[in-house]
RNA sequence: GCUCCUGUAGUUCAACGGAUAGAAUUAUGGUUUCCGGUACCAUCGAUAUGAGUUCGAAUCUCGUCGGGAGCA
Numbered sequence: 001g002c003u004c005c006u007g008u009a010g011u012u013c014a015a016c017g018g019a020u021a022g023a024a025u026u027a028u029g030g031u032u033u034c035c036g037g038u039a040c041c042a043u044c045g046a047u048a049u050g051a052g053u054u055c056g057a058a059u060c061u062c063g064u065c066g067g068g069a070g071c072a
Stems, first nucleotide, its partner, number of pairs: 001071007010025004018055001027043005048064005
């Protein structure tokens, strides 16, 4: 330099182009306990970024940025 794959809560993963983007775990609070742990309940927390297509985009297209693989 060229080609391909990939980017969603702190982490691991879901989500036919149509629901308020969901679950587990972590964190915080509560119930339980003499205290702690376990258990149960609640809360907080995310679509890398810019444009385009569409009535409607996490999803499709293009650019930029980050990560990975291959070729040279």
This is a predicted structure of a 72-nucleotide RNA (transfer RNA) from Mucilaginibacter hurinus. Its Rfam family is "tRNA". Rfam's curators write: Transfer RNA (tRNA) molecules are approximately 80 nucleotides in length.